[in-house]
Molecule: Bacterial large signal recognition particle RNA
Organism: Actinomycetota bacterium
RNA sequence: CCGUGCUAGGCGGGGAGCUAGCGGUGCCCUGUACUCACAAUCCGCUUUAGUGAGGCUUAAUUCCAGGCAGAGGUUUAUGGUGGUGAGGUUUGCGCCUGCGUAAGUGGCGUUGAAGGUUGGGUCUUGUGCGGCGAAGACUUACAAAUCCCGUCAGGUCCGAGAGGAAGCAGCGGUAAGUAAAUUUCUUCGGGUGCCACAAACAAACCUGGCCGGAGCAAACUGCACAGGUGGCGCUUGUUAUUAUAAAUCGAAGCCUGGUGCACGG
Numbered sequence: 001c002c003g004u005g006c007u008a009g010g011c012g013g014g015g016a017g018c019u020a021g022c023g024g025u026g027c028c029c030u031g032u033a034c035u036c037a038c039a040a041u042c043c044g045c046u047u048u049a050g051u052g053a054g055g056c057u058u059a060a061u062u063c064c065a066g067g068c069a070g071a072g073g074u075u076u077a078u079g080g081u082g083g084u085g086a087g088g089u090u091u092g093c094g095c096c097u098g099c100g101u102a103a104g105u106g107g108c109g110u111u112g113a114a115g116g117u118u119g120g121g122u123c124u125u126g127u128g129c130g131g132c133g134a135a136g137a138c139u140u141a142c143a144a145a146u147c148c149c150g151u152c153a154g155g156u157c158c159g160a161g162a163g164g165a166a167g168c169a170g171c172g173g174u175a176a177g178u179a180a181a182u183u184u185c186u187u188c189g190g191g192u193g194c195c196a197c198a199a200a201c202a203a204a205c206c207u208g209g210c211c212g213g214a215g216c217a218a219a220c221u222g223c224a225c226a227g228g229u230g231g232c233g234c235u236u237g238u239u240a241u242u243a244u245a246a247a248u249c250g251a252a253g254c255c256u257g258g259u260g261c262a263c264g265g
Base pairs, nucleotide, nucleotide: 001265002264003263004262005261006260009057010056011055012030013029014028015027020046021045022044023043024042034054035053036052037051038050063258064257065256066255067254068253072249073248074247075246076245077244078243079242080241081240082239083238084237085236086235087234089233092232093231094229095228096227097226098225100223101222103221104220105219107216108215115211116210117209118208119207120206121205122204124199125198126197127196128195129193130192132189133188134187135186136185137184139180140179141178142177148173149172150171151170156165157164158163
């Protein structure tokens, strides 16, 4: 150095999370690198850290150590953007309401503004009148067999008689009541009436006359003040994503080095 056989070893790794800690199942990243059973309200171990069983491969480009590398993950800090919660706020903006002003627009005004004065109307009160509604009275008609009146045929009673008495039906009238409607009268009521006469009126609106001689008014915009709201801005908590920086873990890959036993040639 070669051949044969055996063995250590190997047959994926890593991140976060869970855990006293180490692995695994599960999630994620790399990558292709045995099988079966157990396993997240977990499964199995104890710093030698999966357990149990089976299979393949082999001292090497495959094992071990170191270095380079760097997919990817995690944490922190500072920013950007977005979602969401809270805070208070004209100490920045907006919106709403009220009050005032009169710069602008529009409107009225020498066919006469504001103001003053005077009269009237609307509005209020009182009285009166009219009208409407309700009720009653009056008038007419009807209306009590009897407990209303008058007259009482017939008949009844008293009487010797003359005559007298009571009184049904009928007739007439009347009461309670019913009906009618033109009118008349009385009482009560009213969002009654371009009614009449007075009164009141802080004043409001309209209207007529006189004085006066140029403004008036506040619809819109603007401006000022007061109040309200919390839409935006502001501050802050939390969350998601992204950028930078730092830290940490770290696969594939590459390089260097190291590493058994037995037999034979």